Transfer RNA from a Candidatus Micrarchaeota archaeon, 72 nucleotides, folded computationally. Rfam family: tRNA. By type it is a transfer RNA. Rfam's curators write: Transfer RNA (tRNA) molecules are approximately 80 nucleotides in length. Model confidence (mean pLDDT): 82 of 100.
[in-house]
RNA sequence: GCCUCGGUGGUGUAAGGGCUAGCAUGGCGGCCUGUCGAGCCGCAGACCCGGGUUCGAGUCCCGGCCGAGGCG
Numbered sequence: 001g002c003c004u005c006g007g008u009g010g011u012g013u014a015a016g017g018g019c020u021a022g023c024a025u026g027g028c029g030g031c032c033u034g035u036c037g038a039g040c041c042g043c044a045g046a047c048c049c050g051g052g053u054u055c056g057a058g059u060c061c062c063g064g065c066c067g068a069g070g071c072g
Stems, first nucleotide, its partner, number of pairs: 001071007010025004018055001027043005048064005
């Protein structure tokens, strides 16, 4: 330099055009308990950046940045 894959709450991940962006874990509050823990209920928290396509983009296209792998 080229190719492929990926980038989503603090962390690990799902969603492949219309969904309230889901799950787990963690955080906070409550219930429970003699206390703590476990368990149950609730709350807050995210789409890497810039353009394009579209009525509508996390999702498709182009460019960039970062990471992983491969080729030279």